Molecule: SAM riboswitch aptamer (S box leader)
Organism: Streptomyces sp. CB02959
RNA sequence: CGCUCAUCCAGAGGGGCAGAGGGAUACGGCCCGUUGAAGCCCCGGCAACCCUCCAGUCGGUCUCCGCCGCACGCCAGCACAGUGCGCGCGAGGCUCCCGGCUAGGGAAGGUGCCAAAUCCGUCUCACGGCGAGAUGCGUCGUGAGGAAGAUGAGGA
Numbered sequence: 001c002g003c004u005c006a007u008c009c010a011g012a013g014g015g016g017c018a019g020a021g022g023g024a025u026a027c028g029g030c031c032c033g034u035u036g037a038a039g040c041c042c043c044g045g046c047a048a049c050c051c052u053c054c055a056g057u058c059g060g061u062c063u064c065c066g067c068c069g070c071a072c073g074c075c076a077g078c079a080c081a082g083u084g085c086g087c088g089c090g091a092g093g094c095u096c097c098c099g100g101c102u103a104g105g106g107a108a109g110g111u112g113c114c115a116a117a118u119c120c121g122u123c124u125c126a127c128g129g130c131g132a133g134a135u136g137c138g139u140c141g142u143g144a145g146g147a148a149g150a151u152g153a154g155g156a
Base pairs, nucleotide, nucleotide: 001155003154004153005152006151007150008149013043014042015041016040017039021032022031023030026122027121028120029119044114045113046112049110050109051106052105053104055102056101057100058099059098060097065090066089067088068086069085070084071083072082118148123145124144125143126142127141128140129139130138131137
């Protein structure tokens, strides 16, 4: 940064300074806060994105075997044997190397995080309730998706 991908219902707080706000933004709701908000510092922790170990599996690569086709070769000629080749077909192995996926373990370092689902809603769709019935509309609820945002790993 109008880029890409993944994740966002789990988890983890004490102290010091500070002194009135805070929960990204706007609005609405609902919360947190003088039993101390934001911010800064110290210590502790959580998690496992980067990192790393192991197993399985798939693909690529490599090796081997069989078949098929072509060429060479042999021959007067054809076939067989033999040799070579093939983005060819099939089977096996899976030692090494590379990558994907799945399950599990680790935590030194780089980030991140430590009220409430990203606190909830807002836009779209579906379903249901209510407004006497249908369409439509309004409203409430549930579900799915999106937008926006956050974090990480990349990219320009």